[in-house]
Context: one part of a larger RNA
């Protein structure tokens, strides 16, 4: 742009298209059975497990976690506290997120056939799976499963709304989205983001003060460290509550 009287929003149908729709192995039962003189030794079917591959996910386990918390060395900041630098100085942990080493799924069945095996059966009084006809028969083909899909020109259908417009865009706050666009949520009739508080979580018990303390002392005190205050302090990309800030007005 089109969809033949207009404009929208929401929901469908499904022509058609796409899909890894998984693959392999082992073990057990079948069964020491059928078969076979014996030696040996199946299958149909059923169940369990493993490996490879594919598509998802993060409850668990592990990894990462230069957000975060703690320990500690050297040095600088007059001392303490708090910090800077040294690969994040090094080390111990670590939520969310992202991930695999973790975890879920990737049946079966029906229909149609191939090679092939058959039935009936003439041409050709016989025979013959084939010439007419019919039955079986694959990891194959078509469905059943998942995804896309009204531009399917036979361009579809349903519902609601609008012509005073409906609806969309711009704009602003954001992210289940993201290279830009796009997409999704919210905009005071508001929990969309920030903040505060609560919850949950990570570190692991802050500073200050008090007590104890090996020892040292000029007898005034000093003192590594330990204990208490303290499940503290610090911190959070998570959840909830609250319009305090910003989504004003247009």
């Nucleotide at each position: 742009u089109g969809u033949u009287c207009g404009g929208a929003c929401g929901g469908c149908u499904g022509a058609g298209g796409g899909g890894a729709g998984g693959g392999a192995g082992g073990c057990u039962c079948u069964a020491g059975u059928a078969c076979g003189a014996g030696a040996g030794g199946a299958a149909c079917g059923a169940g369990c497990c493993u490996c490879c591959g594919g598509c998802g996910c993060c409850a668990c386990u592990g990894g990462u976690u230069u957000a975060c918390c703690g320990g500690u060395u050297g040095u600088c900041u007059g001392g303490c506290a708090g910090g800077g630098c040294a690969c994040u100085g090094c080390c111990g942990g670590g939520c969310a997120g992202c991930u695999a080493c973790g975890u879920g799924c990737c049946a079966g069945u029906g229909g149609c056939u191939a090679a092939a095996g058959g039935c009936u059966g003439a041409a050709a009084g016989c025979a013959u799976c084939u010439a007419a006809g019919c039955c079986u028969g694959a990891a194959g083909c078509c469905a059943u499963c998942c995804c896309c899909g009204a531009a399917a020109a036979g361009a579809g259908c349903c519902g609601u709304c609008c012509u005073u417009a409906a609806g969309g865009g711009c704009u602003c706050c954001g992210g289940u989205a993201a290279a830009a666009g796009a997409c999704c949520g919210g905009g005071u009739u508001g929990a969309u983001a920030g903040g505060a508080c609560c919850g949950g979580g990570g570190u692991g018990u802050a500073a200050g003060c008090g007590g104890c303390a090996a020892g040292c002392u000029u007898c005034g005190g000093c003192g590594a460290g330990c204990c208490g205050u303290u499940c503290a302090g610090c911190c959070c990309g998570c959840g909830g509550u609250c319009a305090c800030u910003a989504a004003u007005c247009g």
The part of an RNA shown here (large-subunit ribosomal RNA, domain VI) has 250 nucleotides and comes from an Archaeoglobaceae archaeon. The full RNA is in RNAcentral, with records from ENA. Lineage of the source: Archaea > Methanobacteriati > Methanobacteriota > Archaeoglobi > Archaeoglobaceae. Rfam family: Bacterial large subunit ribosomal RNA. Rfam links the family to the GO terms ribosome and structural constituent of ribosome. The prediction has a mean pLDDT of 85.